[in-house]
RNA sequence: GCCUCGGUAGCUCAGUGGCAGAGCGCCUGUUUUGUAAACAGGAGGUCGAGGGUUCAAUCCCCUCCCGGGGCU
Numbered sequence: 001g002c003c004u005c006g007g008u009a010g011c012u013c014a015g016u017g018g019c020a021g022a023g024c025g026c027c028u029g030u031u032u033u034g035u036a037a038a039c040a041g042g043a044g045g046u047c048g049a050g051g052g053u054u055c056a057a058u059c060c061c062c063u064c065c066c067g068g069g070g071c072u
Stems, first nucleotide, its partner, number of pairs: 001071007010024004018055001026042005048064005
C1' cells in the first nucleotide's frame, strides 16, 4: 500500500430502512436482626466523525478516524 471484519448504555453484544434493545453492572423500593439472594421499579445512548440517497438512516452509498485478521 491492498483486501476483509468490526466500532451501538459502564462491560459483553443484538438490532440490516419506520419509536434504539437484552444480559451483567449501577440507583431506589419490598423482603431480612443485618448482608447476600429473590422480586418490583428507575436512571444511563450526539448508534466512531463528516457528507450523500430517501418522506424516513444504527441499517444503503462515499470519504476519513480507531481496532482485529490476511496479502505483498
Transfer RNA from a Candidatus Micrarchaeota archaeon, 72 nucleotides, folded computationally. It matches the Rfam family "tRNA". The family's RNA type in Rfam is transfer RNA.